The RNA shown here (c-di-GMP-I riboswitch aptamer) has 85 nucleotides. The coordinates come from a structure-prediction model, not an experiment, and the mean pLDDT is 80.
RNA sequence: UCUGAUUAAGGGCAAACCCGUUGAAAGGCGGGGACGCAAAGCUGAGGGUCUAAGGUCGUAAGGACUAUGAUAGCCGGUUGCCACA
Numbered sequence: 001u002c003u004g005a006u007u008a009a010g011g012g013c014a015a016a017c018c019c020g021u022u023g024a025a026a027g028g029c030g031g032g033g034a035c036g037c038a039a040a041g042c043u044g045a046g047g048g049u050c051u052a053a054g055g056u057c058g059u060a061a062g063g064a065c066u067a068u069g070a071u072a073g074c075c076g077g078u079u080g081c082c083a084c085a
Stems, first nucleotide, its partner, number of pairs: 003085002012037002017032006035073001041078003046075002048071003054066004
């Protein structure tokens, strides 16, 4: 420096769901709550996914397309603690 099959100590984060709040929505935030997580730290410049207010198309529709909106607990990128092997 890299890797992890199991594991110690001290800690950390917090899914679903419920309540409040915010947002057009997706979603976010606060409280409760733990399914899980060794990067569930950071990152939306890359791929994916979600939404479609506005816009465009459409005779019209409860229609189609579209990110400038989201998602880091999908992948990727990036930084990194302790014991053991």